[in-house]
RNA sequence: UGCGUACGAGUGAGGAUCGUCGGCGGGCCUUCGGGCGCCGUCGGAGGAAAGUCCGAGCUCCACAGGGCAGGGUGCCGGGUAACCCCCGGGCGCCGGCUUCGGCCGGUGACGGAAAGUGCCGCAGAGAGCAGACCGCCGAUGGCCCGGGCACCGCGGUGAAAGCCGUGGUCCCGGGCACAGGCAAGGGUGAAAGGGUGCGGUAAGAGCGCACCGGGUCCCUGGUGACAGGGAUCGCAUGGCAAACCCCACCUGGUGCAAGGCCAAGCAGGAACGAGGGGUAGCCCGCCCCGUUCGAGUUCCGGGUAGGCCGCACGAGGCGUGCAGUAAUGUGCGCCCUAGAGAAAUGAUCCUCACCCGCCUUCGGGCGGGGACAGAACUCGGCUUAUUCCGUGCGCACUGA
Numbered sequence: 001u002g003c004g005u006a007c008g009a010g011u012g013a014g015g016a017u018c019g020u021c022g023g024c025g026g027g028c029c030u031u032c033g034g035g036c037g038c039c040g041u042c043g044g045a046g047g048a049a050a051g052u053c054c055g056a057g058c059u060c061c062a063c064a065g066g067g068c069a070g071g072g073u074g075c076c077g078g079g080u081a082a083c084c085c086c087c088g089g090g091c092g093c094c095g096g097c098u099u100c101g102g103c104c105g106g107u108g109a110c111g112g113a114a115a116g117u118g119c120c121g122c123a124g125a126g127a128g129c130a131g132a133c134c135g136c137c138g139a140u141g142g143c144c145c146g147g148g149c150a151c152c153g154c155g156g157u158g159a160a161a162g163c164c165g166u167g168g169u170c171c172c173g174g175g176c177a178c179a180g181g182c183a184a185g186g187g188u189g190a191a192a193g194g195g196u197g198c199g200g201u202a203a204g205a206g207c208g209c210a211c212c213g214g215g216u217c218c219c220u221g222g223u224g225a226c227a228g229g230g231a232u233c234g235c236a237u238g239g240c241a242a243a244c245c246c247c248a249c250c251u252g253g254u255g256c257a258a259g260g261c262c263a264a265g266c267a268g269g270a271a272c273g274a275g276g277g278g279u280a281g282c283c284c285g286c287c288c289c290g291u292u293c294g295a296g297u298u299c300c301g302g303g304u305a306g307g308c309c310g311c312a313c314g315a316g317g318c319g320u321g322c323a324g325u326a327a328u329g330u331g332c333g334c335c336c337u338a339g340a341g342a343a344a345u346g347a348u349c350c351u352c353a354c355c356c357g358c359c360u361u362c363g364g365g366c367g368g369g370g371a372c373a374g375a376a377c378u379c380g381g382c383u384u385a386u387u388c389c390g391u392g393c394g395c396a397c398u399g400a
Base pairs, nucleotide, nucleotide: 001396002395003394004393005392006391007390008389010386012352013351014350015349016348017347018346020044021043022042023041024040025039026038027036028035029034046372050383051382053381054380055379056378057377058255060253061252070251071250072249073248074247075089076088077087078086079085090110091108092107093106094105095104096103097102111246112245116244117243118240119239120238133186134185135182136181137180140179141178142176143175144174145173146172147171148170151168152167153166154165155164156163157162194212195211196210197209198208199207213235214233215232216231217230218229219228220227221226259309260308261307262306268300269299270298271297272296275289276288277287278286279285316335317334318333319332320331321330322329323328354369355368356367357366358365359364
């Protein structure tokens, strides 16, 4: 310097013109209910407003009690209104460092596999009360070869003892790897029925022993997860519950288009009921509607359009003290900070900041850069997106 990653902070300040939503004040109009494309002034998006993934407030609906089903959560302790959130701790795994005692960082849906069922692809001989491909052995049995007559037989010879020869389920030695033994080593796999070493053996094996690991019981420490120690058991019980399942605990639905209030017109109901309206503007008159199909007036309930509320003071923000390792709680002080409804919060220009590149007469000049995204009842979290800049870490390159 570049890239990656995590965190922080989020188009900065001033001005002009036009536009827009809301509050307040004024102006104009008005059928007095209100209306206005009028004027002034003040205010007007976010760290995620997003995804709608969790948890709440609030709302209406439902609801005796108990159980089943369904859904959710799942090491321990704490925080919180609550949580699939946060903090602290335990244990496992990974990485780094180490004086080998541990320390630091990251990470984990982290109850139960000794209730039952199911699954374990491919590879491999064998994947669950397993297995023998290569390999080791071949003690024992078998086969072959050589040797021996001490043993048991047979034959010959001899009077006999004996001698000679030969066979065996006999003895000795060697070979084969046929039966068989083994699971040490190799090989397969995520995983092969604890690990290392010594003894042992034909070769092997918890077969025996020592240490490590593990199960059970006890003691000690800790609120607890758990840790340490002792005794005992040769080890029985491979993994998967983000498979069914079991155990413990929690759990009604609905979302502001919730919901509430007012209420034109039209239609409906009740009572009264013979006139009512237009034209015209002294009257007279003319036209329309109505008197069984009821004009008109008054009242009633539900309620559409429309309007108002919900809706901006809240688990609120900022500062600070105290308690706590922390999350967080609490005291005090200050502040009030968008409210639209198909939806405003914008556009253009000027000046100055910030960062980068080039040029420079070192005064400055020229050019470039800024994302992700936008409230829609509100709040607490999580997750995801993200530029310029800043900080930490890692990698690469270059220079001293």

A computed fold for a 400-nucleotide RNA from a Longimicrobiales bacterium, annotated as Bacterial RNase P class A.
RNAcentral holds the sequence, with entries from ENA.
A source record names the gene rnpB.
Taxonomically the source falls in Longimicrobiales (Bacteria, Pseudomonadati, Gemmatimonadota, Longimicrobiia).